[in-house]
RNA sequence: GCAUCAGUAGCCAAGCGGUUAAGGUAGUGGUCUGCAAAACCAAUAACAAGAGUUCGAAUCUCUUCUGAUGCU
Numbered sequence: 001g002c003a004u005c006a007g008u009a010g011c012c013a014a015g016c017g018g019u020u021a022a023g024g025u026a027g028u029g030g031u032c033u034g035c036a037a038a039a040c041c042a043a044u045a046a047c048a049a050g051a052g053u054u055c056g057a058a059u060c061u062c063u064u065c066u067g068a069u070g071c072u
Stems, first nucleotide, its partner, number of pairs: 001071007010025003018055001028042004048064005
């Protein structure tokens, strides 16, 4: 330099054009307990950046950034 894949919450991770963006874990508050742990309940928290297509984009297209792998 080229090609492919990936980027969603503190961490892991589903979602491939349309409803309120699942779930786990961590943290916070509560119930329970003599106190803790475990268990249960609740709330909060996320689409790498920019542009385009579309009535509508996490999802499709282009560019940029970051990471991984392969080739030279």